The RNA shown here (small-subunit ribosomal RNA) has 1420 nucleotides and comes from a Bacteroidota bacterium. Its mean pLDDT, the model's own confidence on a scale to 100, is 83. The sequence is in RNAcentral, with records from SILVA. It matches the Rfam family "Bacterial small subunit ribosomal RNA".
RNA sequence: CUGAGACCGGCGCACGGGUGCGUAACGCGUAUGCAAUCUACCUUUUACAGGGGAAUAGCCCAGAGAAAUUUGGAUUAAUGCCCCAUGGUAUAAUUGAAUGGCAUCAUUUGAUUAUUAAAGUUCCAACGGUAAAAGAUGAGCAUGCGUCCCAUUAGUUAGUUGGUAAGGUAACGGCUUACCAAGACGAUGAUGGGUAGGGGUCCUGAGAGGGAGAUCCCCCACACUGGUACUGAGACACGGACCAGACUCCUACGGGAGGCAGCAGUGAGGAAUAUUGGUCAAUGGGCGCAAGCCUGAACCAGCCAAGUCGCGUGAAGGAUGACUGCCCUACGGGUUGUAAACUUCUUUUUUACACGAGUAAAACGGGUUACGUGUAACCCCUUGCAAGUAGUGUACGAAUAAGCAUCGGCUAACUCCGUGCCAGCAGCCGCGGUAAUACGGAGGAUGCAAGCGUUAUCCGGAUUUAUUGGGUUUAAAGGGUGCGUAGGCGGUUCUAUAAGUCAGCGGUGAAAGUUUAAGGCUCAACCUUAAAAUUGCCGUUGAAACUGUUGAACUUGAGUGUAGAUGAAGUAGGCGGAAUUCGUGGUGUAGCGGUGAAAUGCAUAGAUAUCACGAAGAACUCCAAUUGCGCAGGCAGCUUACUAAGGUACCACUGACGCUGAAGCACGAAAGCGUGGGUAUCAAACAGGAUUAGAUACCCUGGUAGUCCACGCCGUAAACGAUGAUUACUAGCUGUUUGUGAUAUACAAUAAGCGGCUAAGCGAAAGCGAUAAGUAAUCCACCUGGGGAGUACGCCGGCAACGGUGAAACUCAAAGGAAUUGACGGGGGCCCGCACAAGCGGAGGAACAUGUGGUUUAAUUCGAUGAUACGCGAGGAACCUUACCCGGGCUUGAAAUGUAUCUGACCGACCAAGAAAUUGGUUUUCUAGCAAUAGCAGAUAUGUAGGUGCUGCAUGGUUGUCGUCAGCUCGUGCCGUGAGGUGUCGGCUUAAGUGCCAUAACGAGCGCAACCCACAUUGUUAGUUACUAACAGGUUAAGCUGAGGACUCUGACAAGACUGCCAGCGUAAGCUGCGAGGAAGGUGUGGAUGACGUCAAAUCAGCACGGCCCUUACGUCCGGGGCGACACACGUGUUACAAUGGGGGGUACAAAGAGCCGCUACUGGGUGACCAGAUGCCAAUCUCAAAAGCCCCUCCCAGUUCGGAUUGGAGUCUGCAACUCGACUCCAUGAAGCUGGAUUCGCUAGUAAUCGCGCAUCAGCCAUGGCGCGGUGAAUACGUUCCCGGGCCUUGUACACACCGCCCGUCAAGCCAUGGAAGCUGGGGGUACCUGAAGUACGUAACCGUAAGGAGCGUCCUAGGGUAAAACUAGUAACUGGGGCUAAGUCGUAACAAGGUAGCCGUACCGGAAGGUGCGGCUG
Repeated sequence: CUGAGACCGGCGCACGGGUGCGUAACGCGUAUGCAAUCUACCUUUUACAGGGGAAUAGCCCAGAGAAAUUUGGAUUAAUGCCCCAUGGUAUAAUUGAAUGGCAUCAUUUGAUUAUUAAAGUUCCAACGGUAAAAGAUGAGCAUGCGUCCCAUUAGUUAGUUGGUAAGGUAACGGCUUACCAAGACGAUGAUGGGUAGGGGUCCUGAGAGGGAGAUCCCCCACACUGGUACUGAGACACGGACCAGACUCCUACGGGAGGCAGCAGUGAGGAAUAUUGGUCAAUGGGCGCAAGCCUGAACCAGCCAAGUCGCGUGAAGGAUGACUGCCCUACGGGUUGUAAACUUCUUUUUUACACGAGUAAAACGGGUUACGUGUAACCCCUUGCAAGUAGUGUACGAAUAAGCAUCGGCUAACUCCGUGCCAGCAGCCGCGGUAAUACGGAGGAUGCAAGCGUUAUCCGGAUUUAUUGGGUUUAAAGGGUGCGUAGGCGGUUCUAUAAGUCAGCGGUGAAAGUUUAAGGCUCAACCUUAAAAUUGCCGUUGAAACUGUUGAACUUGAGUGUAGAUGAAGUAGGCGGAAUUCGUGGUGUAGCGGUGAAAUGCAUAGAUAUCACGAAGAACUCCAAUUGCGCAGGCAGCUUACUAAGGUACCACUGACGCUGAAGCACGAAAGCGUGGGUAUCAAACAGGAUUAGAUACCCUGGUAGUCCACGCCGUAAACGAUGAUUACUAGCUGUUUGUGAUAUACAAUAAGCGGCUAAGCGAAAGCGAUAAGUAAUCCACCUGGGGAGUACGCCGGCAACGGUGAAACUCAAAGGAAUUGACGGGGGCCCGCACAAGCGGAGGAACAUGUGGUUUAAUUCGAUGAUACGCGAGGAACCUUACCCGGGCUUGAAAUGUAUCUGACCGACCAAGAAAUUGGUUUUCUAGCAAUAGCAGAUAUGUAGGUGCUGCAUGGUUGUCGUCAGCUCGUGCCGUGAGGUGUCGGCUUAAGUGCCAUAACGAGCGCAACCCACAUUGUUAGUUACUAACAGGUUAAGCUGAGGACUCUGACAAGACUGCCAGCGUAAGCUGCGAGGAAGGUGUGGAUGACGUCAAAUCAGCACGGCCCUUACGUCCGGGGCGACACACGUGUUACAAUGGGGGGUACAAAGAGCCGCUACUGGGUGACCAGAUGCCAAUCUCAAAAGCCCCUCCCAGUUCGGAUUGGAGUCUGCAACUCGACUCCAUGAAGCUGGAUUCGCUAGUAAUCGCGCAUCAGCCAUGGCGCGGUGAAUACGUUCCCGGGCCUUGUACACACCGCCCGUCAAGCCAUGGAAGCUGGGGGUACCUGAAGUACGUAACCGUAAGGAGCGUCCUAGGGUAAAACUAGUAACUGGGGCUAAGUCGUAACAAGGUAGCCGUACCGGAAGGUGCGGCUG
C1' cells in the first nucleotide's frame, strides 16, 4: 500500500415472495369528499451550512458461564451525540385589512413577541447535508349506494346516543376522561346464530339469471397461539424486540434455543398434486459515485396425457372377392374385406452425421468527433444459464408409433355360444325363472382417438320459484267471517316544481380477460397492436307528456239528508195452544210393548187403552217455497221495547273523504271445559236382551253426562259455492222476491236480490257462462311430487281437552284430477232360456257293472280334475296290445337308407339246448347278361337310426266351454285435444243387431235367417231282387209263374208354405183369430252348420314339429307278472224292491243294419250252451230275426212263484294258452233290498216314460257302455216374485291378473333413520368476582448523575389464569315413543258397488284392532 473479516455510522429490511385462519365489516366494489391529514428516496424552486464540546464500539487487559451470552478496567474516531450562533412564506400566541365560500370557515396580505437548523467525502468532475414552498408517488380518514342464509333469533344498547370542556392523534371523531341530557338502533329485519376473504373475472345460459372466486391483476387480513409497544417517512413488522401459552430441541439441571402460510425437501393426513436442479445472461428490486455485491423475485431446465393446440403411426394400385375366424344354410352363400399377400411411391416423424441462429438492447471499460463543457453521436473491447437448443442439409428405410368405450329404448351400432330370477347388469324405464340383440365370452359393428371411459361438482334442458315467464271449483293451493293500523294502489280540470322519467355533453368505469379487425412465431394454441364493449356511478345542461309533490277548482266514486216500503236480522221481557212424560182419581181386564223373528222390560200390588184434573221442561205443526234476512257462524209460535241493515225514489248537502289490508282487534255451528241453576224428551258412556264363528256394532229394552238457562272459557268443522275483496266491460231466453213508473187484476219498463237454460269466450275435461271459472285493473292470502306429517322440537295461547306456528332424517317412482272402454255390484229398468214354477220319471238308500280318488304294490304305465275330469283318450288289457315291473338277450341295432369292400344265396324244413328270444347242426340253394356288371340277399366298416324320454307355458293341427247366445266389426262422414263415440242409441216388433219408424249418419262385412240332408203331401218318370189291381197258369200253402206299371215301395226330377188370402189392431214392421183353404201355418219337425273372442282350457301318448336329454341304453327282442290289487270315498249306469206284476202256454206286427277266415235255412243229437251234417246268399233275391202287445192258465201281498247277488258242482265255445284274468249253459244255493235323509238330475210331443232290434271294435269277451233303429205312448206350463245362466240400456266404482278384485289397522319377526330421556362427556360466547406478565401513559422524598435525566417503587388499563351461577350448542346413553321398509306370518273386514249399518269432517266418550256410538255439519 492492497484485500478479507469484525466493529461504528448511513440506507434498506414496511418492497418483492407465501397463505386465506379470521372478517358479514366502510372489509371489498363503485362514486364523491378531507375547509380534518402525512409522505423517505425522486423532480422543480428559494435560502443556508459559522463556532465549540462530551462520550462510545472496535482494539487491549482481567473475569463469569456447559452453552447462549456476559461483567469490570483503560484508551479512541466519525456524515454517531450535545451546546452556542444565524434564520424563514416554519411553529406558537396576540392583533388588523381585503376577497371568497360549503355550516364550522378558507385564501391573500400586514404588525408584534417567543422558539427551533446543518456534515462532510473529494486533485478536479461529482456525491451528500439543513430549512422552506410546490409537484409526483404512496398512505390515512369520512360519506352515499351495493354486498349470503335463518324470524323455530323480536327486541337490542350505559361510552350506549347527543352536548360542553379537556386530553390524545399526522388528522376528524366517545378515540379517551369528567360533567349534563335520555337518548340511539329495530318488521325497509336491529340483536343473536350459522357460513364466508372481496373484486376484476371464470363456467353455463337465447337472454334474464344460476353457480364459482384455482392460475394472472387490484384490495384486505394473517405470519406457532394471544397480548404489547419500540425503531422508523412508513410496521404495532413472515425470515426484528418484549411478555404469556402450547409444542419441539440442547443442557454440565444452574439455564438456554426455535417458529417453511418464502424456494426446494421430509413426515402425517388423503381419492389426489412435482426437483433438497441451473443462472443472475435478460427483466425487475436494494445498496453503492462507480466497479460491483445481494436477490429460490425472475428467467430457464426436470417431473406429470392435468389442460389446450398442431403432427404422425403411411399413400396409390391390387378379387380367384384366397386361407383362417364368425354366421346362415336349400350345401350353396354372407361377413371380416382392398383388408392381407404382392407391385409401385413418399419420408412428416424416428435414428445417424454435418452445419447452426436469435434472445445482446444497452451498460461497464478504452478511444474519437461536435458544440452551448456536459450532453449527444461514432469506433474498439467484453458479457449467453438455457444449449450445440431451435433451425437447415445429407443418408437409411414403411422402416420407430393405437387404444378406449359402447351396440334393448332414450342413443350411432347385431348375431352366435354359455348361464338359467343363478351369476350378474342398471343413468331412467327395466333385463335374467332353458331359444337373453340388456348378464359373461366371441365374431362383427358404431363412436371418439393419444386418448377413452367412470366418479364427483356446476349451469342448461326445468316456464319444475315463473321480473322476462306459473298457478289456487274438482289435480298442491282462497285465510271461517268482518272491522281496521302500517303499507300498496287510486276519479276529472288547471297551475307550479323537477324527485322519478327522457335527451345531449363531461368525468370515471386500472391493466389483463371477452368480442371484432389486422399482424408475428411454417399453421394453431400462444403473443402483439388497434377498435368495440364494460349495459354502472358521478357531474352538468335541457325537456315536462306520464308518476310524485304544491296550490286552486269539479262531481260521476264515496258519504249524508228527505220520503214511503221490506224482512225467520239482533238483544231483553211478556203471553199461547198442541204433543210428551210424570202424578192423582175414575172406567176397565189380561195382556202390553217390541222385532226380520224374538227376548230383556212393564203388568192381577190392575199395566196397555180411555176420561178428568194437575205438574214440569223443551220445541214451535200447518203457512213453507230453487222464499226471505244476516259479514260469516246462523235466524221460524204470538207480542212489546230497544238496536242494526241493505234496497227504491228524490237529486238537497260534503267534495275523492276511495279500494285493499301484513300485524292487531272483534265475532265465530256442534262437541267440550268451569261455576250455579234446571232436567220433560232424546241420548255418548254403561247395563241387559237378541244376532253372530265372535259382535266391545248394526236391532231392542233401559239409562248417566250432555241436550235447556245465566256468566266465563275454548276457537275448531266437508266453517263449502271446496270459487278472497273491490271496480269496469262483454249476446239472449225464462221463473220468482221487494220497490218505483201508476189509479192497476192484462201488459211491459227500470233498480236491487234469489234461481234455471244458453251465445261468444274460458277450461285438462267435467263444466263456468252479467251471481264468470270470460275480458281487464288494484290489494291481500296461499301452493311447488307422494309418504314421513299437520308429526317432532322450540315458542305463543288455553283450567284442561287441545289450538296456532311448523321442520328434518329416511323412504317411494309414483301419489293425484277429469274423462274413456270394459268388468263387477248383497244398484236400477227391460227381455230370454226345462232357469224357477206346474208335471212325469229318476239319482242320493240296496246288490252288481264300470270309471276316478285314496291306499297297497316289484309294477299296479300315462294322460283327463268345478261347470268344461270321473261307462273320458279306450269303437274291445288272457299273450299281443303295453308305454309299467322282474328276469334272460342284442348293440349299425327290431324296422328305413347312402357309400365302400367281401360273399352267393336268403327264406324254408328237420334235429339238439333253452322259459323263450336265441344258438348250434343237417338239408336245399339265386336271377339277367358272353363278360364287365346290374338286381336281390347276407356280412363287415362308416354316415346314420331309434326313444309312448322332457317341455301343450316354444308350436302346428284338432277339440271342449261360454253358446246356436245375438252378438262382433269395418269404410267414408260427423263429434271429441285425446282415449274414444256415433253408426250398433230411442219407440214398436222378432227366435234373432229379425224388421219398421225415427235419426249425423250413409253403407258394408263376419254371425242370424236362407241355401244342404232326413221326415211328412202330391205329381212326372223308371220298374228288379220290391209290388200284385185286372187277365191267365199253378200249389197243401205262398207274387210261386206268365204278365202288368194301376197300388204299396224303391230311386231320380219337380210342385208345395209366402203372413199369400180374410177379419180386427197398428203409421209401419208385425201381432191376434178351435178364420178360410191346405198333407203341412206362421222357423212345419229333426239334423248338419258354432261370428270376433275367453279360459297361457285339453292334447308333444293319434299325427307333425322347435329346443333339450339318452346312445352296450331312457333304444330293441323274449318269457313271466302288472294295468283286474282293496279297509274306504265319489261319479255314471244296470237289476230290483213287485199284482199297471212274476211264471207257463199260444199268437200278431217293425225299422235300420250286417254277412264268405262270414250269416246260415233245413235235418239229426243234446235239458241247454252247442255239436254233426247240409243248403242258400258277395245280398230290395238267402240268412241273422223282434219284444212289449193280444188270448188262456197260475200266483194272492209274503222277503213271496218278488229279487237275483254270492257260492258249490257239472259243462259248452273261442283261442298256442281261459290259474292270476273270458263269455255262455245246466243243476243247486237264494244275500241285500218292501220305493230311499239333506240334497239333486232329465224332459214341453211322437217328447218323457216304456219295449225290444241292429251295428262298430272283435279269435273270444268282461257291452249293463257307445252309436243307431223302430213299437207302445202320456201329464203339465197360472206365470216371471224368487234360484241359476245369458242379452240390451242405465248408474256407482279406489277394480283392469278386472270381486276368486282391491284394501285398513293392531299383534309377531328382521333391518333402518329419528323424537323423548335420569346421567356422562365436550364446545364457543357472555356476566360477576379474584389474580394479573410485558408494555404505554401518569406519579414519585431516600439510590446514581453537576445537571438534563436515570434506576427503583407505585397507580390505571390489559393478554393469560382461577372461581361461581346460569344460558346456548354438540356428542353419547340404560330405557322408551311413534315412523319407514321387508317373505306367501296372526286376528279380524273398516273403506271402494246402496261395500252389505251411505261415506266423510269437527268434537266427545268407548273398544284387541281396523273401528263403534252421540251431537252438529257436508254431498265429494